[in-house]
RNA sequence: GGCGGGGUAGCUUAGUCGGUUAAAGCGCGGGACUCAUAAGCCCGAGAUCGGUGAGUUCAAAUCUCCCUCCCGCUA
Numbered sequence: 001g002g003c004g005g006g007g008u009a010g011c012u013u014a015g016u017c018g019g020u021u022a023a024a025g026c027g028c029g030g031g032a033c034u035c036a037u038a039a040g041c042c043c044g045a046g047a048u049c050g051g052u053g054a055g056u057u058c059a060a061a062u063c064u065c066c067c068u069c070c071c072g073c074u075a
Base pairs, nucleotide, nucleotide: 001074002073003072004071005070006069007068010026011025012024013023019058028044029043030042031041050067051066053065054064055063
């Protein structure tokens, strides 16, 4: 250089044929329970989805292009 996969919450992931409140687990905050702690239980906050990009569309995390970062294969 060429090809392929990936970047979504602090971390790990899901997100269907593009469809209107972006979901879950862990973690974090609070509550209840307990003599107290842990576990388990209940509630809550937290991401406009790699980009202050472009395009298509009534509508984009999702499709196309450009840029950027990571992983693999290959020369």